[in-house]
Context: one part of a larger RNA
Parts: sequence; C1' cells; structure tokens
RNA sequence: CGCAGGACGUUUGAGAGGAGCUGCCUAUAGUACGAGAGGACCUAGGUGGACGAACCUCUGGUGUGCCGGUUGUCUUGCCAAAGGCAUAGCCGGGUAGCCACGUUCGGAACAGAUAACCGCUGAAAGCAUCUAAGCGGGAAGCUGGCCUCGAGAUGAGACGUCCCGGACCGUAAGGUCCCUAAAGACCCGUCGUAGACUACGACGUUGAUAGGCCGGGUGUGGAAACUCAGCAAUGAGUGGAGCUAACCGGUACUAAUCGGUCGUGAGG
Repeated sequence: CGCAGGACGUUUGAGAGGAGCUGCCUAUAGUACGAGAGGACCUAGGUGGACGAACCUCUGGUGUGCCGGUUGUCUUGCCAAAGGCAUAGCCGGGUAGCCACGUUCGGAACAGAUAACCGCUGAAAGCAUCUAAGCGGGAAGCUGGCCUCGAGAUGAGACGUCCCGGACCGUAAGGUCCCUAAAGACCCGUCGUAGACUACGACGUUGAUAGGCCGGGUGUGGAAACUCAGCAAUGAGUGGAGCUAACCGGUACUAAUCGGUCGUGAGG
C1' cells in the first nucleotide's frame, strides 16, 4: 500500500515445512514342519539403542550479586570486629535462571488409491487364460491421519462484537458551512513469560507492573556481644544462631502523574 467504511477478537485451510529409524526378549510353542538335529509364519506383550521436542520434580553442572573457612598485606587510632587488594586471592557449599549426564513424551495406529506380485469370474480362440468388459488382495513407498506456519490464497475467504452528524446544493458519487474527533490504535511511563534493535506480552491509581517493606521458602552452617572452661591455641552456653540474590505470597510506602497524536461522521 492492497483486501471498496473504520476497528477489536475468533477462525476456515489453498499451500508450505517437520516427523517417518530400528535391535533384543517373552507368550503363542519346543506347537506347525522335520527321521532327527533343529525350529517357525501369524498374533499379543515387554524392554532397549540412536534421533527429536519440551521441561527442571528428581540426579548432576554452572551460578564473578548468597553463606562459610582461610593466607599475605593495607585501612577503619588500638583490642575485638569489619572492609579493600591479591585470577572471584585461594578453598568448601549453593537459590533463581540457563543446562544434560536428568525427567516426560514422540516415530504410530488407522483409512484410501497403488507397485512388483497373488487371485475370482471370463471371452476373443467350444479348450486354456488374473484382462480384453467386470471384481478382489497386496509395500518402511503415495494421499490423508500427527506437529508447526499459513487469506499478499490479489482467488486477499468466514464468524462474532464495537463505532460513526445536522443544514443546503446535487439523480448519485460528491461538494460547502457549522458541529464533532467515535470505536480503536499509538506516543509516554512501570516492566517481563519477550527480546540484538524492533517486535511480542503484562500493567498504568477503578492499579500489585517494578522497586521497597512484611511474611514464607531456599542456601549456608552455628553471627556479633557477653558469660563460662582452659596458661594458651581453642572449646562450650545464650541459640538450628546470624546472614540470606534472581524464588513464593502479601502490602500503595516510591515510581507508572498530568497529558498528547492519529483515526471521523453510515461507506464503488
């Protein structure tokens, strides 16, 4: 820009893409078959490998914004307690998120038309013949079925809902004047399940969108201070202590203020 008014939402599916793998075991059954040795079709069930998707309950990583231990040195006047620097100084753990080595799921079933091939009926050609008329069966393959995109499918589809004036001229489209600026969208702001930007999504006081605060969870692992024991290093008690990011919930304390722009008037 188009889709013959504008807008919001829900869809149909032309078409396109993805997926498509396979082993072993058990039952049937030591049956059919076979002198024996051996040993099935069919059907049903189970369990794997590789591959793929989603996810984070579990397991395991990461986790330079969490907790603890510890070396050297400097600083806070000193002790104690802290902080800075040294690869995050080094080391032990670890929430959310992101992950796989973790968890769950998938390939299909089924239907239709077929290939090679197997048939029924059957003439030409009194026989025979699956074929000439006619009718069946038959593949991991083909068309559907499963998942994703999808009406610029210009063949531009469908459904629901919302919005939109008076006078005059004109057959109408339209024009002039006055009035009006709808539904809705955007700008702007607080953000994240989204994200390079953009887009997408949530929210904007009729408000829990983010921060703060409160409560909880999780992690760390026993704070500081005081008291006690010990010559001391250190240990114990108060006390599962103190601290605790991104997690869960609550709460208007702070910030989403006030506003602005586009979009018209019933539609070749």